[in-house]
This record gives sequence, structure tokens and C1' cells, in this order.
RNA sequence: ACCGAUAAAGGCAAACCCAUCGUGAGAUGGGGGCGCAAAGUCAUGGGUCCCCCGUUGGAUCGCCAGACCGUCGAAG
Repeated sequence: ACCGAUAAAGGCAAACCCAUCGUGAGAUGGGGGCGCAAAGUCAUGGGUCCCCCGUUGGAUCGCCAGACCGUCGAAG
């Protein structure tokens, strides 16, 4: 470095519910916990979704890929 343990310290938080914002997709906060070795960040490519269908559109990174950063150190 690759890799990913019945390891250790921790972390994140699906669906759903409440509040708020938004035309909406959805986002934020709280509860909650399905899961995650990057479920950290980036909208760069693709996919999907939304609308006032764009002159400058928008959402989704827990859909796939890519890039950047990151905890630990069993077996190989």
C1' cells in the first nucleotide's frame, strides 16, 4: 500500500413521526434505527426525480462510477 476481522476506540443514521423551509423533487432540526469500513466531502460523468421546462434550471453522494480526505491493524 492492497485488504477488511465474532478485534478495539468511536462514528454515521434508512423507513416512519413532529416542527420549519420550499411550487415541488427535497432539505434542516428533534425523535427513531434499517443498515453502513468511508452511509465523510465533491453534482465531474451517467441514472433517477421535480418544476416556473431553463437565457443561469433545480434535487439526489445511503443509485452507479470517478476524484479528494480519513480511524484501526487480525488473517492474507
Background:
The RNA shown here (c-di-GMP-I-GGC riboswitch aptamer) has 76 nucleotides and comes from Cohnella luojiensis. Lineage of the source: Bacteria > Bacillati > Caryophanales > Paenibacillaceae > Cohnella. The coordinates come from a structure-prediction model, not an experiment, and the mean pLDDT is 90.